Predicted 3D model of a 74-nucleotide RNA (transfer RNA) from an Actinomycetota bacterium. Rfam family: tRNA. Rfam's curators write: Transfer RNA (tRNA) molecules are approximately 80 nucleotides in length. It is annotated as a transfer RNA. The sequence is in RNAcentral, with records from ENA. Lineage of the source: Bacteria > Bacillati > Actinomycetota. Model confidence (mean pLDDT): 83 of 100.
[in-house]
RNA sequence: GGGCCUGUAGCGCAGCUCGGUAGCGCAGCACCAUGGCAUGGUGAAGGUCGAGGGUUCAAAUCCCUCCAGGUCCA
Numbered sequence: 001g002g003g004c005c006u007g008u009a010g011c012g013c014a015g016c017u018c019g020g021u022a023g024c025g026c027a028g029c030a031c032c033a034u035g036g037c038a039u040g041g042u043g044a045a046g047g048u049c050g051a052g053g054g055u056u057c058a059a060a061u062c063c064c065u066c067c068a069g070g071u072c073c074a
Stems, first nucleotide, its partner, number of pairs: 001073007010026004020057001029043005050066005
């Protein structure tokens, strides 16, 4: 220098193929059960979907550029 993959909640991931109001588990918070802990149950909260731009009525999803990480080639 070139090819490919990945980037979504504090952490690990799904959703992208086929555009239509962003989800799961764990952690954290509140409450209940226990004398208390562990544990279990219930509920709520938590996201500029790596950054910028374009297409579209509408973009995590399609297109372009860039950034970061991984991997292969040179």